[in-house]
Molecule: transfer RNA
Organism: Minisyncoccota bacterium
This record gives sequence, structure tokens and C1' cells, in this order.
RNA sequence: GGGCACGUGGCGGAACUGGUAUACGCGUACGUCUCAGAAGCGUAUGUCGCAAGACUUGAGAGUUCAAAUCUCUCCGUGCCCA
Repeated sequence: GGGCACGUGGCGGAACUGGUAUACGCGUACGUCUCAGAAGCGUAUGUCGCAAGACUUGAGAGUUCAAAUCUCUCCGUGCCCA
């Protein structure tokens, strides 16, 4: 330099044909249980905000009534070729 794949909450990882973003697990907080702890169980847990609400899928743009999903450019990571 060329080709291909990938990028989603604190972490792993779903999201079907474009139609409820964050299912499920881990972690964390609080509670329960215990003499105390571990394990178990219950509740909560994307971000900002007192709230109402707003924002959010690497960044930006496009298509569309509607985009994590399709298209383009860029950034980053991995693999292959030279």
C1' cells in the first nucleotide's frame, strides 16, 4: 500500500426483515440471613437532571415516516496479502 471483519451502559454480550435501544450475565449499591463473614435471596442500577424532561449504539453526514441495523467519509482495533 491492497483486501476483509469489527466498534452498543462500568465489563462481557443480545437486539430477528429497518419498527419498544441496552435482553441476559458479571460487577456495584442497599436490604435480608449470620455471633461475624462467605454463599444464597430481594430491590435498584445507561448518561444528565430535585423533578418534569432531555440525550445516548466510535465521530460526522446522507437515505427514510422511522437507522444500532442501509449508504458515504473519517478515527480506532484485529486478521490476511504484498